[in-house]
Context: one part of a larger RNA
Order: sequence, then structure tokens, then C1' cells
RNA sequence: CUGGGCGUAAAGCGCGCGUAGGCGGCUUAGCAAGUUGGGGGUGAAAUCCCGGGGCUCAACCUCGGAACUGCCCUCAAAACUGCUGAGCUAGAAUCCUGGAGAGGUGAGCGGAAUUCCUAGUGUAGAGGUGAAAUUCGUAGAUAUUAGGAAGAACACCAGUGGCGAAGGCGGCUCACUGGACAGGUAUUGACGCUGAGGUGCGAAAGCGUGGGGAGCGAACAGGAUUAGAUACCCUGGUAGUCCACGCCGUAAACGAUGGGUGCUAGGUGUUGGGUAGCUUGCUAUUCAGUGCCGAAGCUAACGCGUUAAGCACCCCGCCUGGGGAGUACGGUCGCAAGAUUAAAACUC
Repeated sequence: CUGGGCGUAAAGCGCGCGUAGGCGGCUUAGCAAGUUGGGGGUGAAAUCCCGGGGCUCAACCUCGGAACUGCCCUCAAAACUGCUGAGCUAGAAUCCUGGAGAGGUGAGCGGAAUUCCUAGUGUAGAGGUGAAAUUCGUAGAUAUUAGGAAGAACACCAGUGGCGAAGGCGGCUCACUGGACAGGUAUUGACGCUGAGGUGCGAAAGCGUGGGGAGCGAACAGGAUUAGAUACCCUGGUAGUCCACGCCGUAAACGAUGGGUGCUAGGUGUUGGGUAGCUUGCUAUUCAGUGCCGAAGCUAACGCGUUAAGCACCCCGCCUGGGGAGUACGGUCGCAAGAUUAAAACUC
């Protein structure tokens, strides 16, 4: 490079935005770069191929033909691609009306629980476990009542419910703010899709500085268990978990399934809208989401099946036997931890 692939066999970047590039709706006129046809020039010789000839044959040599699939010039065509002009509205965007939502950021507020403190009642146990012990308690614990303090998380509602590009988001109120959906068809008139580089976001853990610290709890200490027990169980407990700002940039970041568009049976739940009918909570229908079951079809099978893994097209990413190895070296990034890019020898 080509071929075949990427749910589970190797393989979809964690997710957006977007540059270059690639690809791109309908009608019409022109141009003629691509494209197609005719003509001309060139495409050295040798080589290759075909036919003939010469060395006794062959290799070899030699003659002729064909070929050299290419490039250039010219004439013509105008369907397709392209370019230019004009127009369109089915893609896309805008506008208006409306309802839904744990979408985001900031501030304030609330109750339950937990722990601690103070005081009251009260007395000998309490904790904990398979059983125990470490532990707490006559300096009055556990239990219970009242008051106070603190931090963190928000029971029920709660739902294969909702929102978000993904990570993710759940008490209540307010402020600011993003997106999607339905209806109206009012406006623009292809303004679109994808996206190498680039850039932003990105769970948990971890790092830096300063706060905070109730509960939980790596490390650590002790008690058990055990042959041992650097564990599982128990009693404690530091980082951390929380907040602010700044880093890190990784996950089974999963639907293990990249994005976009069109097409291809249905049935049945559910969420948010619309329309019509009536018996006002149902029926029919329609749009957008979210589940289950399944026609055709696909698949190695499992399974997928209008939310495709079906049928096609466009763009990107990635794979190419196992180990060595997501390692070494080098580069880039990072405070570090490390991340990213990424081999080879050797071996089966």
C1' cells in the first nucleotide's frame, strides 16, 4: 500500500468543541479542469512477447512485427464530478408560544441520625463475637431526659423514572445560567456532516498551599482465629474522605457497540408534549425519549433486531499470532506519583 475486520475472538480515542482535509440537497444557464470520443506527435536502442533466420541443437546471436498500458498537442461532447451565475425549500439554523427535568454555578435555610460537652434520673455492668478477648465503666459507664456544639450525608417520595456530550447529577428556597422537546410554519436559503493536528471538560485515588475534621477509615497498634495469619472477625486509629484555589488526566471512563444521514414487519410497558373523539379518563393518532418481546435480515455462536450487531453511503479512530511489553530508549507533559507516544533482541 492492499485485503479483511473492530458487542464477547486482536481492534471504537473517556467525552465534547473545532482547524486543515475528505464528503455533501433540488432546479436551471454557462465554462470545460476532471471525464469520454476522434486525429496528430512522442514513447531511443537493448530487454519482454509473436513469427522467421544463423551457429550440428540449445544457451546465444540476428531480422521483422507487436508492444511500450504513458505523456503532450489539437478537434469535439456536456450526462456525471468540478467551477461560475441565477433560483428553490425537503437538510441546517433563527423567531414566537408552551410545558418537563437530581443539567450547571453561587448563596441561604431545614429536619432525622451520629459523636462530643454540660446537667438530671439511676446502678453495675456495657461493648463486641461463631465463641471470646482487647476496650469502656463505682473518678458513676450503658440506658433515659433536657440543653448545647460540630461536621458530613440528605430516609420516605424513588420508578429498566428524569437531566447531561461524557465524567456525572438526588432535602428545601432564591439568584444567575446551558441544553433538549412539542406546537406555529413567521425568517435566512445548503449556511451541512465528519474531523488529522489543536483545544476544553473529565469518577476515584494521589499531589501542593491554607482551612475543617462528626462518622467512616488505607497505614499502624492491640485482641482473637490459625500449624502459621504480615488476612478475613473484633477494639482503637493517622493520612484521607469535606471546603477553597492549583495540579494530576487515568478507570471494567462499559452498551466492553465512534459520529452523521436515509431505508427496512409488528406487539407491549413507561416519560414529556400535540391532535381528534367522547362517557373526563379512556380510545385512536402523531412527535421526541426510555425498556421488554419479536418479522425479515445479520451473526461462529451467544445474541442483535426502527435505540441494529439489518440494508447502504460519508468522515474519523483502531487491529494484523502468543510472550517479551503497554516494557526499554528517546521525545513531550507533570512538583512528584507517573501519564502519553512507543520498539527490538530473544523465544514459542
The prediction has a mean pLDDT of 89. A computed fold for a 348-nucleotide part of an RNA from an uncultured bacterium, annotated as small-subunit ribosomal RNA, central domain. Rfam family: Bacterial small subunit ribosomal RNA.